[in-house]
Context: one part of a larger RNA
RNA sequence: UGACGGGGGCCCGCACAAGCGGUGGAGCAUGUGGUUCAAUUCGACGCAACGCGAAGAACCUUACCUGGGCUUGACAUGCUAGGGAACUCGGGUGGAAACAUCCGGGGCCCUUCGGGGCUCUAGCACAGGUGCUGCAUGGCUGUCGUCAGCUCGUGUCGUGAGAUGUUGGGUUAAGUCCCGCAACGAGCGCAACCCUUACCUGUAGUUGCCAGCGGAUCAUGCCGGGGACUCUACAGGGACUGCCGGUGAUAAACCGGAGGAAGGUGAGGAUGACGUCAAGUCAUCAUGGCCCUUACGCUCAGGGCGACACACGUGCUACAAUGGUCGGUACAGUGGGCUGCAAUCCCGCGAGGGUGAGCCAAUCCCAAAAAGCCGGCCUAAGUUCGGAUCGGAGUCUGCAACUCGACUCCGUGAAGCCGGAAUCGCUAGUAAUCGCGGAUCAGCCAUGCCGCGGUGAAUACGUUCCCGGGCUUUGUACA
Numbered sequence: 001u002g003a004c005g006g007g008g009g010c011c012c013g014c015a016c017a018a019g020c021g022g023u024g025g026a027g028c029a030u031g032u033g034g035u036u037c038a039a040u041u042c043g044a045c046g047c048a049a050c051g052c053g054a055a056g057a058a059c060c061u062u063a064c065c066u067g068g069g070c071u072u073g074a075c076a077u078g079c080u081a082g083g084g085a086a087c088u089c090g091g092g093u094g095g096a097a098a099c100a101u102c103c104g105g106g107g108c109c110c111u112u113c114g115g116g117g118c119u120c121u122a123g124c125a126c127a128g129g130u131g132c133u134g135c136a137u138g139g140c141u142g143u144c145g146u147c148a149g150c151u152c153g154u155g156u157c158g159u160g161a162g163a164u165g166u167u168g169g170g171u172u173a174a175g176u177c178c179c180g181c182a183a184c185g186a187g188c189g190c191a192a193c194c195c196u197u198a199c200c201u202g203u204a205g206u207u208g209c210c211a212g213c214g215g216a217u218c219a220u221g222c223c224g225g226g227g228a229c230u231c232u233a234c235a236g237g238g239a240c241u242g243c244c245g246g247u248g249a250u251a252a253a254c255c256g257g258a259g260g261a262a263g264g265u266g267a268g269g270a271u272g273a274c275g276u277c278a279a280g281u282c283a284u285c286a287u288g289g290c291c292c293u294u295a296c297g298c299u300c301a302g303g304g305c306g307a308c309a310c311a312c313g314u315g316c317u318a319c320a321a322u323g324g325u326c327g328g329u330a331c332a333g334u335g336g337g338c339u340g341c342a343a344u345c346c347c348g349c350g351a352g353g354g355u356g357a358g359c360c361a362a363u364c365c366c367a368a369a370a371a372g373c374c375g376g377c378c379u380a381a382g383u384u385c386g387g388a389u390c391g392g393a394g395u396c397u398g399c400a401a402c403u404c405g406a407c408u409c410c411g412u413g414a415a416g417c418c419g420g421a422a423u424c425g426c427u428a429g430u431a432a433u434c435g436c437g438g439a440u441c442a443g444c445c446a447u448g449c450c451g452c453g454g455u456g457a458a459u460a461c462g463u464u465c466c467c468g469g470g471c472u473u474u475g476u477a478c479a
Base pairs, nucleotide, nucleotide: 001479002478003476004475005474007473008472009471010470011469012468013467015463016462019426020425021424022423023422026317027316028315029314030313031312032311033310034308035307042053043052064303065302066301067300068299069298070297073126077125078124079123080122081121082120083119084118087106088105089104090103091102092101093100094099108117109116110115128292129291131290132289133288137286138285139281140280141279142277144275149188150187151186152185153184154183155164156163157162168179169178170177194269195268196267197266199237200236201235202234203233204232205231209226210225213224214223215222240263243257244256245255246254247253306445319419323378324377325376326375327374328373329372335366336365337364340359341358345354346353347352385416390411391410392409393408394407395406396405432455433454434453435452436451437450438449
């Protein structure tokens, strides 16, 4: 100087408390451990691994296993020799295919006539490796933590390591600001500048809008038209403790109030200091070293990554009446669409099939929002709760759904009556609850992830305690 203390002081955070809803029990989905296996490819392991890499494992992917095949190679550059346009079409045999082998047809460009381009074969340099080392590395990332800290120059003090500044008195979300002070300044962080959102104004008016005027219709901005309104998207305004009162050291600031769409960081996002964990990644990529070279490279078929006595994590659906079911009826926003989204009509109980208007989309389509509201039935039951599991029949995607897809219909109808010890999330348009969209994607194992809107709470006395953190002080046999 740090680190640590079941030392002290001060102070924060859904840390506790106060509340609301869960997990832990059930069934299923998914990840992991374990076990099994020819293989169940590899990585990730307290917080900070475990719906994680994977935003799509039937083949492919694919790295694994079994078997079949290739050896200058699937891919790059160069050299030597020989042949041929490159290439393409048809066929035979073996075969699961890859591949091997055989037969036949068509067919060159440039040229300085040496050759070159392209390609095949043979040979040589080499290619290739998701093989090892993340404890050799770059890059990227997680984490403490959006915590308020981390430092430097000069000066001063100290023999020195170092200290001071950065401590102290107040204050703040903040090393934020004020005052004081052997310090005076400065840098990286904080804040602000950036984006979205909340209010207003101006400009603009199509594909959006429809108040007033006119027209048409069973009806509808449908038409003429209009720019008022909504909206869209560009430019501005607006909030700064600016104003008033009080408290305070007359300061910084805090408390209350006014006006205002908004009030003290308005709300949300992006933004992550010096560093820590030899944290993670050699399997994104790059890369040193080591290793393989008729194989640890390349290729093909089939299988596996989907196994199943178990154990754990994360979720979904429930156990019902604030519900289930049937009928009627209302209101969103984000998005996506040409190998695409598909209206309408017809067929089918349905998944879907046929048809194919319109749309490169503020125009057309996906598109039905759901919870909600109105009415009927159910009447406390393992039920009209719950839907697992299994049987049968189908649809769609795709070369192909046996291993191993999703969906539909009929039948079947399991566990489950609110969950032990323990444990998680959340402070407001939040929790809870309800549906909708998208990426990946032929299809889909999505209940995941990333977004969007609808309905919309309860509680916070307080900081004694648990956890994490900041400043200061003290002790130390630790570094």
This is a predicted structure of a 479-nucleotide part of an RNA (small-subunit ribosomal RNA, 3' major domain) from an uncultured prokaryote. The prediction has a mean pLDDT of 86. RNAcentral holds the full RNA, with entries from ENA.